[in-house]
Context: one part of a larger RNA
């Protein structure tokens, strides 16, 4: 000096409390242990719908088996050829092999270029070390702290500043003060939102004026309104009262869209965990070099007595069926979206208009609302699992996809011990779109519908920040 403490004092966090909803019990989805296996590729355990925003082959690192050896990709160097690519037979699962066929190009020439073979430096390595690194990251933690120069105190380590009185979200600001000032952080500066204004007016709008429809901004017009997207304006404790040390501030109230950081987001100090990654990349050193390199098939990543995490659907009447009707944001499309109209019970077919998008297309919004049913049952809950028969997308759906229809109809009647989120447009619930994508989400990152409850407080459970005591620990 720190770092501990079932040591004290003051604070904060959905940390307890107070409430709402879950997990822990069913089934299925997914990840991981563990068995298994020719392999179930490797990593990660403060991990576990994690890298992987999408393994049927590819991907693919791993298994069998079949081939290749200057190789699949690339440079140079010597030596040789006169072709070589392409097509065709043969075999082969395929990669490949072996035959045949044809014999480049530029230049007058000398000469060059492109292939091929053969030798050769050397390539190749998702092969070890993350305890040899970079680079990116995760964590405390968006917690407030972390430090530095000059003085100044001490023999020194080291202190002071940073404590200390208030006061904040905050080392935020005041005041006092051997300190004075700085830095990195905090805040603000940026983005989205909530309210006006101005400009602008299509593909977007339709209020008043006129036209025509079954019927619709459909047409002429219009520039109000909505919106749309650029530039402004507002929010600062600025006002008024209080309370405070006359300060910082703090509590009420006015105005006001919006009050006290308005809401949300991007933004992560010093460091620490020898924390994660040599399997994005890069890169010492080791290790390999007819294989730990490369090419193909197939097979595995998908297994399965079991265990654990994360969802998903549910167990019903605040529901389930059926009919009819309503209102969204926010994204995406030319190798794509694809209407309309037909055909099909339905995934889908066919058609092909429109649309490189405020013009078309994706698309139907779903809860919701009005009707009708069911009447408390293992049911008209609830769907697993299994028969069979289509359908898409791919060369290929047996290992192993996803989706429709009939048929089947399990567990499950709210879930112990334990334990997770969440404080407002939030939890709950509702649909919707996007990336990755030929096909394949209950997962992930957006979007917008409907929209609660409580929060007395701070004793205790957990992290954590400042004082300040202890110490046999560094």
């Nucleotide at each position: 000096u720190g770092a501990c403490g079932g040591g004290g004092g003051c604070c904060c966090g959905c940390a307890c409390a107070a409430g709402c909803g879950g997990u822990g019990g069913a089934g299925c989805a997914u990840g991981u242990g563990g068995u298994u296996u020719a392999a179930u590729u490797c990593g990660a355990c403060g991990a576990c719908g994690c890298g992987a925003a999408g393994a049927a082959c590819c991907u693919u690192a791993c298994c069998u088996g079949g081939g290749c050896u200057u190789g699949a990709a690339c440079u140079g160097g010597a030596g040789a050829g006169g072709a070589c690519a392409g097509c065709c037979u043969g075999u082969g699962a395929a990669a490949g092999c072996a035959g045949g066929u044809c014999u480049c190009c530029c230049g007058c020439a000398a000469g060059g270029g492109u292939c091929u073979c053969u030798c050769u430096a050397g390539a190749g390595g998702u092969g070890c070390u993350g305890c040899a690194u970079g680079g990116c990251u995760g964590u405390c933690g968006u917690c407030a702290g972390c430090u530095c120069g000059u003085g100044u105190c001490g023999u020194g380590a080291g202190a002071u500043g940073u404590u200390g009185g208030g006061u904040u979200a905050a080392g935020u600001c005041c005041c006092g003060u051997a300190a004075c000032g700085a830095g990195c952080g905090c805040a603000a500066c940026c983005c989205c939102u909530a309210u006006c204004c101005u400009u602008a007016g299509u593909u977007g709008c339709c209020a008043g004026c006129g036209g025509g429809c079954a019927a619709u901004g459909c047409c002429g017009g219009g520039a109000a309104c909505u919106c749309u997207a650029a530039g402004g304006a507002a929010a600062c404790c600025g006002c008024c009262g209080g309370u405070g040390a006359u300060a910082a501030a703090c509590c009420g109230g006015a105005g006001g869209a919006a009050g006290g950081u308005g809401g949300g987001g991007a933004u992560g100090a010093c460091g620490u965990c020898a924390a994660g990654u040599c399997c994005u990349c890069a890169u010492g050193g080791c290790c390999u070099u007819u294989a730990u390199g490369u090419c193909c098939a197939g097979g595995g990543c998908c297994a399965c007595a079991c265990a654990c995490g994360u969802g998903c659907u549910a167990c019903a009447a605040u529901g389930g069926a059926c009919g009819g009707u309503a209102c969204a944001a926010a994204g995406g499309g030319u190798u794509g979206c694809u209407a309309a109209g037909c055909c099909g019970c339905a995934a889908g077919g066919u058609g092909g208009a429109g649309c490189u998008a405020a013009u078309c297309c994706c698309a139907a919004a779903a809860a919701g609302c009005c009707g009708u049913u069911c009447u408390c049952a293992g049911u008209u809950c609830g769907g697993a699992u299994u028969g069979g028969g289509g359908g898409c997308u791919g060369c290929a759906a047996c290992u192993c996809g996803c989706c429709c229809c009939c048929a089947u109809g399990a567990a499950g009647g709210u879930g112990g011990a334990a334990u997770c989120g969440c404080u407002a447009g939030u939890a709950a619930u509702c649909g919707c779109g996007g990336a990755u994508c030929a096909g394949c989400a209950u997962g992930c990152c957006g979007c917008g519908g409907u929209g609660a409850a409580u929060a007395c407080g701070u004793u205790c459970c957990c992290g954590g920040g400042c004082c300040u005591u202890g110490u046999a620990c560094a």
Notes: This is a predicted structure of a 474-nucleotide part of an RNA (small-subunit ribosomal RNA, 3' major domain) from a metagenome. The prediction has a mean pLDDT of 83. The full RNA is in RNAcentral, with records from SILVA.